[in-house]
Molecule: transfer RNA
Organism: Streptomyces megasporus
C1' cells in the first nucleotide's frame, strides 16, 4: 500500500429501499409462593459508527471518513 468483510439497545443478533427496527439474554412492573429460584403476563429504552449523496420514502443503494477483523504485496 491493495483488496474483502464486519459496525443495529446494557450484551448477543436479524432485518438488504416502504407495516409502530423483530428476537434472545440482561433491566422496571405485576401474579403465581412467605421468601428465593423458576414459571407466567405486561413495560421501559438518547440503538442503525459518523459526513454526504441518491431517492416520495435510506439500517437497506453511492462516495468519503473512522475502527475492528481476514488475505496479498
Nucleotide at each position: 500500500g491493495g483488496u474483502c468483510c464486519c459496525g443495529u439497545a446494557g450484551c448477543g443478533c436479524a432485518g438488504a429501499g416502504g407495516c409502530g427496527g423483530a428476537c434472545g439474554c440482561g433491566c422496571c412492573c405485576g401474579c403465581a409462593u412467605g421468601c428465593c429460584a423458576u414459571g407466567c403476563g405486561g413495560g421501559a429504552g438518547g440503538a442503525c459508527g459518523c459526513c454526504g449523496g441518491u431517492u416520495c420514502g435510506a439500517a437497506u443503494c453511492c462516495g468519503g471518513u473512522c475502527g475492528g477483523g481476514g488475505c496479498c504485496a